[in-house]
Molecule: glmS glucosamine-6-phosphate activated ribozyme aptamer
Organism: Bacillota bacterium
RNA sequence: GUUUUCUUUAAAGCGCCUGGACCGGCUUUGCUGCUGGUUGACGAGGAAGGGGUUAAUCGAAGGAUUCGGCGGGUGCCCCUCGGUGCCCCACCACCGCCAGGAUACCUACAAAUCCGGAGAGCAAUUUCCGGGCCAAAGGGGUAUCCAGUGGGACGG
Numbered sequence: 001g002u003u004u005u006c007u008u009u010a011a012a013g014c015g016c017c018u019g020g021a022c023c024g025g026c027u028u029u030g031c032u033g034c035u036g037g038u039u040g041a042c043g044a045g046g047a048a049g050g051g052g053u054u055a056a057u058c059g060a061a062g063g064a065u066u067c068g069g070c071g072g073g074u075g076c077c078c079c080u081c082g083g084u085g086c087c088c089c090a091c092c093a094c095c096g097c098c099a100g101g102a103u104a105c106c107u108a109c110a111a112a113u114c115c116g117g118a119g120a121g122c123a124a125u126u127u128c129c130g131g132g133c134c135a136a137a138g139g140g141g142u143a144u145c146c147a148g149u150g151g152g153a154c155g156g
Base pairs, nucleotide, nucleotide: 014071015070016069017068019067020039021038022037023036024035025034026033042059043058044057048080049079050078051077052076053075081096082095083094084093085092087152088151089150090149091148100146101145102144103143104142105141106140107139114131115130116129117128118127119126120125
C1' cells in the first nucleotide's frame, strides 16, 4: 500500500441564542399578533510548539425540547522538538516531560438525581447551604513478558 473478516450507529457535556418549547403583560373570533422574560445535559478525564480538520474520551442519572442552530475546544492528522528501544546517529514503532507496548492483580477520587433547609421571581424558572449513595475511561502501584533495522563509537 492492497485485500478480506470482525466490531462500532456515535452529532449533548465549554459559551451563546435570531428558531422551538415554556411563563408574564397587552391583544385577538381564534396560541391571533406584539412585547418582555425563562429554558436550552450530571460530573470524571484531557494541553510540548506550529499548521490543518470537525459527528473529539468516559461513565452517572433519566426516559426529557437533553429539540434546533452558531461559535469554541485539551481529540485526530501532518511537520518540528523531546522521551523509550543498554553510549551516539539515521530510519522505524510507540509515546509527551511520571514521555515504548502487552497481560494480570492492587489502588485514591464524582456530581447530579435523592433527602432536609434557606433565598430570588407574579410566573416559567433559578441561586445557595447541609446530609447521604453509587461509576467508567483514564491515572498511580506491583509482577511477568516483549521492544526492530542499519551505521558509528567504546571495550574484549